[in-house]
RNA sequence: AGAGUUUGAUCCUGGCUCAGAACGAACGCUGGCGGCAGGCUUAACACAUGCAAGUCGAGCGCCCCGCAAGGGGAGCGGCAGACGGGUGAGUAACGCGUGGGAACGUACCCUUUUCUACGGAAUAACGCAUGGAAACGUGUGCUAAUACCGUAUACGCCCUUAGGGGGAAAGAUUUAUCGGAGAAGGAUCGGCCCGCGUUGGAUUAGCUAGUUGGUGGGGUAAAGGCCUACCAAGGCGACGAUCCAUAGCUGGUCUGAGAGGAUGAUCAGCCACAUUGGGACUGAGACACGGCCCAAACUCCUACGGGAGGCAGCAGUGGGGAAUAUUGGACAAUGGGCGCAAGCCUGAUCCAGCCAUGCCGCGUGAGUGAUGAAGGCCUUAGGGUUGUAAAGCUCUUUCACCGGAGAAGAUAAUGACGGUAUCCGGAGAAGAAGCCCCGGCUAACUUCGUGCCAGCAGCCGCGGUAAUACGAAGGGGGCUAGCGUUGUUCGGAAUUACUGGGCGUAAAGCGCACGUAGGCGGAUUAAUAAGUCAGGGGUGAAAUCCCGGGGCUCAACCUCGGAACUGCCUUUGAUACUGUUAAUCUGGAGUCCAGAAGGGGUGAGUGGAAUUCCGAGUGUAGAGGUGAAAUUCGUAGAUAUUCGGAGGAACACCAGUGGCGAAGGCGGCUCACUGGUCUGGUACUGACGCUGAGGUGCGAAAGCGUGGGGAGCAAACAGGAUUAGAUACCCUGGUAGUCCACGCCGUAAACGAUGAAUGUUAGCCGUCGGGCAGUUUACUGUUCGGUGGCGCAGCUAACGCAUUAAACAUUCCGCCUGGGGAGUACGGUCGCAAGGUUAAAACUCAAAGGAAUUGACGGGGGCCCGCACAAGCGGUGGAGCAUGUGGUUUAAUUCGACGCAACGCGAAGAACCUUACCUAGGCUUGACAUCUCUGGAAUUUCUAUGAAAGUAGAAAGUGCCCUUCGGGGAGCCAGAAGACAGGUGCUGCAUGGCUGUCGUCAGCUCGUGUCGUGAGAUGUUGGGUUAAGUCCCGCAACGAGCGCAACCCUUGUCUUUAGUUACCAUCAGAUCAUGCUGGGGACUCUAAAGAUACUGCCCCGGUCAACGGGGAGGAAGGUGGGGAUGACGUCAAGUCCUCAUGGCCCUUGCGCCUAGGGCUACACACGUGCUACAAUGGACAGUACAGAGGGUAGCCACUCCGCGAGGAGAAGCCAACCCCUAAAAGCUGUUCGUAGUUCGGAUUGGAGUCUGCAACUCGACUCUAUGAAGCUGGAAUCGCUAGUAAUCGCGGAUCAGCACGCCGCGGUGAAUACGUUCCCGGGCCUUGUACACACCGCCCGUCACACCAUGAGAGUUGUGAAUGCCCGAAGUCAGUGACCCAACCGUAAGGAGGGAGCUGCCGAAGGCAGGCAUAAUAACUGGGGUGAAGUCGUAACAAGGUAGCCGUAUCGGAAGGCGCGGCUGGAUCACCUCCUU
Repeated sequence: AGAGUUUGAUCCUGGCUCAGAACGAACGCUGGCGGCAGGCUUAACACAUGCAAGUCGAGCGCCCCGCAAGGGGAGCGGCAGACGGGUGAGUAACGCGUGGGAACGUACCCUUUUCUACGGAAUAACGCAUGGAAACGUGUGCUAAUACCGUAUACGCCCUUAGGGGGAAAGAUUUAUCGGAGAAGGAUCGGCCCGCGUUGGAUUAGCUAGUUGGUGGGGUAAAGGCCUACCAAGGCGACGAUCCAUAGCUGGUCUGAGAGGAUGAUCAGCCACAUUGGGACUGAGACACGGCCCAAACUCCUACGGGAGGCAGCAGUGGGGAAUAUUGGACAAUGGGCGCAAGCCUGAUCCAGCCAUGCCGCGUGAGUGAUGAAGGCCUUAGGGUUGUAAAGCUCUUUCACCGGAGAAGAUAAUGACGGUAUCCGGAGAAGAAGCCCCGGCUAACUUCGUGCCAGCAGCCGCGGUAAUACGAAGGGGGCUAGCGUUGUUCGGAAUUACUGGGCGUAAAGCGCACGUAGGCGGAUUAAUAAGUCAGGGGUGAAAUCCCGGGGCUCAACCUCGGAACUGCCUUUGAUACUGUUAAUCUGGAGUCCAGAAGGGGUGAGUGGAAUUCCGAGUGUAGAGGUGAAAUUCGUAGAUAUUCGGAGGAACACCAGUGGCGAAGGCGGCUCACUGGUCUGGUACUGACGCUGAGGUGCGAAAGCGUGGGGAGCAAACAGGAUUAGAUACCCUGGUAGUCCACGCCGUAAACGAUGAAUGUUAGCCGUCGGGCAGUUUACUGUUCGGUGGCGCAGCUAACGCAUUAAACAUUCCGCCUGGGGAGUACGGUCGCAAGGUUAAAACUCAAAGGAAUUGACGGGGGCCCGCACAAGCGGUGGAGCAUGUGGUUUAAUUCGACGCAACGCGAAGAACCUUACCUAGGCUUGACAUCUCUGGAAUUUCUAUGAAAGUAGAAAGUGCCCUUCGGGGAGCCAGAAGACAGGUGCUGCAUGGCUGUCGUCAGCUCGUGUCGUGAGAUGUUGGGUUAAGUCCCGCAACGAGCGCAACCCUUGUCUUUAGUUACCAUCAGAUCAUGCUGGGGACUCUAAAGAUACUGCCCCGGUCAACGGGGAGGAAGGUGGGGAUGACGUCAAGUCCUCAUGGCCCUUGCGCCUAGGGCUACACACGUGCUACAAUGGACAGUACAGAGGGUAGCCACUCCGCGAGGAGAAGCCAACCCCUAAAAGCUGUUCGUAGUUCGGAUUGGAGUCUGCAACUCGACUCUAUGAAGCUGGAAUCGCUAGUAAUCGCGGAUCAGCACGCCGCGGUGAAUACGUUCCCGGGCCUUGUACACACCGCCCGUCACACCAUGAGAGUUGUGAAUGCCCGAAGUCAGUGACCCAACCGUAAGGAGGGAGCUGCCGAAGGCAGGCAUAAUAACUGGGGUGAAGUCGUAACAAGGUAGCCGUAUCGGAAGGCGCGGCUGGAUCACCUCCUU
């Protein structure tokens, strides 16, 4: 300090996630030792049992034990019990923190001072009696005190009307001492008041009746409405009152660079509480955890009458929970209570126990050791790795273990801890290693298993047969007595931005203005000193953190000193800035005067054109409307046309990125009233300003209310079309509405998607309204105010903005914080309603989004090409047959190929074989290969059985090479065993190779440079040109590569060379005839080498170019014709059944052999062909001319036989020699005469031929007979641009036989192309895009099903806090007190005084009532979200096929449609204006 994740890629915005640290933690696996810490975060749930607060005989009496000394017991009395310990329920508060304050108290302690005198009456204990189960009492009698009471005294003290009045005490013991009372002071602790700080919610906006203040009185230790009576009507609140929710606060702790954020365990300070609620008593102190009274709930005891209790003390139990310890030891230390003291008490405390809960330290050994052992794993089979790791050898003993010694903690005594820490000795490597991870982030990789299963996952994502991602193993990485997971907090996150963010298009500027509070504010001078700055003082507890020391062997831990605690208070000083006060100024702002422009607003009046309607005239059959139609109107006279009239609405041209207005908005003309703006001015005021939460006003269209009006247009509606449907687009009608008046509504893409204001920062060019200057009739220059375009710096993610900022600064307001849910629900508020405004959550996703890039696509545009269309010729689609496919059938009809680019395709040839399929019979080292062993030459013949394969037998036979004669070697056959063979079994989506296709289309890229943040761009675009990215010119590009072209083959012309089997002009010879013979090398031809064509030449056009047009010459002219040649890539295209091959599968069978069958089936559908439908023809007769091929298991002349297929003989030829071989169309002649025919030949009967082991399933051909459909073919569709189409025959491969198919060959030989609007395909440029699996894309809504959360809901059930009334415990207070009473007075009676009781006010719990708030739940219901390949349509993205969207109204299964107004975030075309050069 960053990283992963949106995309094909990029930049940005933006969320999600990870790496770090931490914890009172928990869980999983594992676990040696020690030190120091920590240990119910949940049920403030309920608690058995024990302990946690007593002490004093030196206050007192009594009782008991004891000879006594002394000890013990229950009481009275004193002090303590208000501390210590626990918990965090309540509390949003003067509760806490911090700093101050005045009107107070303070036992024990300290200091000072003064006293401590004289009396009195009771009472518990105890005794007796008595009640009760118990707890506990009751009556009566006796008694003491440091218990209680009175009197005296009063240095201080208190009250006072200032005269006066009031008020104490306690003794014990005899030695000293300990006490007691009053007062003053101190210390300590506490009570009270105040400033500031202290969570969230405004979907809580008003709250308050003792409330706010005053006076009198009361009360308190003390100020005070603290309480009461009266008076006044105040007090709090947008700087957030009240209400609701949550919460003990702090020092600190965790995190963070810091600022912050989160938190408040342990330790420390404060507060609150003690089962729940209320109350007081005692006391210095309590409204009291282990005290009291009452009420309530719960638990326990009970003799049912009544009683007892309170672990949020320490242990412990149950319960809850993911989860948190012993019913331990000791008062030895430190403290506390009481006591003169000894001492007693102390679950405070000190220790021990349990727990890896955390932090820290140590160990589990060290050295050496290569045959790199064995084993494991991997392997390319060689090796690699585990790995110096082990074993072995040599050592050591920390910790643990055993034995011995043994502290400090204590100052004389006293040690729980503890025989602990520590020290010494001993034995032996001995007792001591795990956990997580290994796809990226993120360090670390292989094999096997599994096969979208099982599973993993923090995010992205893995898994569908080769998984570094699941599980296992080997290996590796990390940490280590721990390691992972989960949860939580901070960080990263600048992702709430004070430090430190944004708002044109990503989320985000209120529709616009006025203006309140508030915030901010011009110049000069003076004063002040609140803010600000500096110094001093006080405080900021200790602990913690930090720095420097010290102590435990180190560390954790402990400890000393310092610094710090960023704060608050106070004091002194400074005065630049801000504030305040005072005075002044004119620059901001405003006023005045003089001019100016304008669809600014309101009201009234008025004008013409047009539509419609009405009346009349002319006039006749249509009109209207559309892509085409129809609904509609019209012979009852329409449309058209002329005249007249009525009525409503809107204002053509001018008209303009022109004007005005704050925005919405504003357009004929005139008048009246009226707002704002601009320019100029030597005037005036003197900061009067800017912004603006709330608030107020204005605010298009639609809509609402009342009343008018209604021509046109037109939601809804009706009809007609279109369509699969058409609740739409189109057409014909048509109502609200649109218009007016008044009143509502308050929203729009209310947009510049850009808040208002002020200042600063290059320019240039238009335009609107003024001023000034110059020259002059029209301009130039300058200035102010508007409105536009381009552009520099700068800014921006980019697009873009750019003096009208989105630049640089300042002030104020509004708004944003991932997408969806949702601008929705609930609540509030406004509205007549429609609805507006304010405005969530659960749940769900890992994205949603902006700008730009490259592609692809568009029912976008431009340019261009192609038998793409058009122009032509001939076909297919109709018939019959052939052939392939689908389907069906079958035991099997083997398999593959499926738009173009499968379908006469693999198959250049299924009767058996082929053959992969089916049925049946057989074989199991196998039909085939290699290795080992045994036997035999090989081989030939025969028998039985069988469909064959085979099975069972018989007979004959002994080879070749070398030899030292023992034998060895090679080949073949048979047998045996196992390694293995074998598979046309699967996967073409694991592959190689090969092939198809776009496409013989002109494209596809690279290096360097340049531009851009980047993806990328440029080059490759542009102007021309070409078949071509072909070439030229231009250009931030310059070059290059693969493609194009050329080089290659063939064909067309010529030359040279060479002539046999080819040829024959000349010469000679022979023949019925013939290159037949001699000969020739001229010609044709053959087959080798060359030549030729290059826009080379001329003219014209063109940029003096490329190139194009024309011409000459030439066999050929602009690539001469044809072929081969197929860029980067696309289609997971095809092929595992050509071959090769990974993996998987079968192994007496998915292998092999054999026979028969099947691949040839047949209601049907499609593709490709053949033959035809005839006279440009059929038939018959005669007759002419090719090329290219093939031939020895072959082609076969010729002769004979057969009507023929063919048969019987037979010459030649391994081929320029012989044969196939007849070429056919053609030409000549005859016949047929438009008909299902002398066309056509299917089908079928009969008879044959050939091949072959075999033609039944299932061959071809021949003869004879038969003579089907068919008379030119619907929608649709195919091929072809010249030696082409069409037509005619010939040959070959395969092959025993079988060709209408395929591959070749030649003969005859056309028509047409104006042209590129349209269809299809392609190329380039450009544009839009929500597509990138790329339009066969993406995507919206209803409906159906499942699940999830949520709203409403007749209600139901709780909970909470108030209000009113009722009841009214305990208790204080007040009143009363006829009853009771010892102290004082009095001889007494009685009095003073006190008390019980009663009454009253207040008063907890409880009851009743109507509301409020909140939670849970509910039949039914609403929308939302998520789901697999459901249904209906196709709304959006391209001009998305009707541009889309916003607001509103209405309609419709649904997306949605339509009306009105608005926006561009609309493509395309045209025009206008402007700018740049």